Predicted 3D model of a 99-nucleotide RNA (SAM riboswitch aptamer (S box leader)) from Oryzomonas rubra.
Taxonomically the source falls in Oryzomonas (Bacteria, Pseudomonadati, Geobacterales, Geobacteraceae).
RNAcentral holds the sequence, with entries from Rfam.
Its mean pLDDT, the model's own confidence on a scale to 100, is 88.
RNA sequence: UUCUUAUCACGAGCAACUGAGGGACUGGCCCUUUGAAGUUGCAGCAACCACCCUUACAGGCAGGUGCUAAAUCCAGCGGAGAAAUCCGGAAGAUAAGGA
Numbered sequence: 001u002u003c004u005u006a007u008c009a010c011g012a013g014c015a016a017c018u019g020a021g022g023g024a025c026u027g028g029c030c031c032u033u034u035g036a037a038g039u040u041g042c043a044g045c046a047a048c049c050a051c052c053c054u055u056a057c058a059g060g061c062a063g064g065u066g067c068u069a070a071a072u073c074c075a076g077c078g079g080a081g082a083a084a085u086c087c088g089g090a091a092g093a094u095a096a097g098g099a
Stems, first nucleotide, its partner, number of pairs: 001099008013042005021031003025076004043068003048064002051060002072091001077088004
C1' cells in the first nucleotide's frame, strides 16, 4: 500500500510549551487568540487482540492498539415517501487476520 471480516447515535480532559489554524476529501455547518493544530506530562473512556476464568455463554484484567466538541458533525450514490423522515451503499476511521 492493498484484501477480508467486525464495529462506528454510548463513553471519556486537564496542565505545560507553542501560537493559527482545525473538523479525511468536496459542499455545508461548526470549533478556534476565552488559544487551532502539534509536542510533552498526568488523568480518563472503551474493550478489537492478548492474558485469567468457564464445557460454552457470560465474567475479569488492562499488556498491544485505539479514542477523549458536535451521530463518522450533516450531506455526497441509490431506493421508499406527499412531506417530515427512513433504509441501503460508497468513502473514511479503528481493530484483527492475510498478501